Description: Predicted 3D model of a 103-nucleotide RNA (Glycine riboswitch aptamer) from a Kiloniellaceae bacterium. The coordinates come from a structure-prediction model, not an experiment, and the mean pLDDT is 79. The sequence was found by an Rfam model in a public genome assembly. Rfam family: Glycine riboswitch aptamer. Rfam's curators write: This family represents the bacterial glycine riboswitch.
RNA sequence: AGAUCCCUCGCGGGAGAGACCGGAUGCGCGGCGAUGCCGUGUGUUCGGCGCCGAAGGAGCAACCGCCCCGGAAACUCUCAGGCACACGGACCGCGCGGAAGAG
Numbered sequence: 001a002g003a004u005c006c007c008u009c010g011c012g013g014g015a016g017a018g019a020c021c022g023g024a025u026g027c028g029c030g031g032c033g034a035u036g037c038c039g040u041g042u043g044u045u046c047g048g049c050g051c052c053g054a055a056g057g058a059g060c061a062a063c064c065g066c067c068c069c070g071g072a073a074a075c076u077c078u079c080a081g082g083c084a085c086a087c088g089g090a091c092c093g094c095g096c097g098g099a100a101g102a103g
Stems, first nucleotide, its partner, number of pairs: 006098002009095005018049001020048013050083003056079001057077003063071002
């Protein structure tokens, strides 16, 4: 002096699946025989059915690993999460920084 890989942060990209049904309730609007009742839109929350896989988690396993121990998928499950937009999002690219120390 110092690459690949790895980590944090920032930026960009980034899929799938009901803007489903019912109850309670807040707000807006409208109607009425009105101190409320009905209709409708929307928010919150609870429940139900259906569905998705790419946070996280679990399982099988090729394979890695001298044995033991262990690691291990974008496959499987769907606990969790999610099913308009937004947010989130495995993963990919770029940049600052960090760690490591091959040649």

Taxonomically the source falls in Kiloniellaceae (Bacteria, Pseudomonadati, Pseudomonadota, Alphaproteobacteria).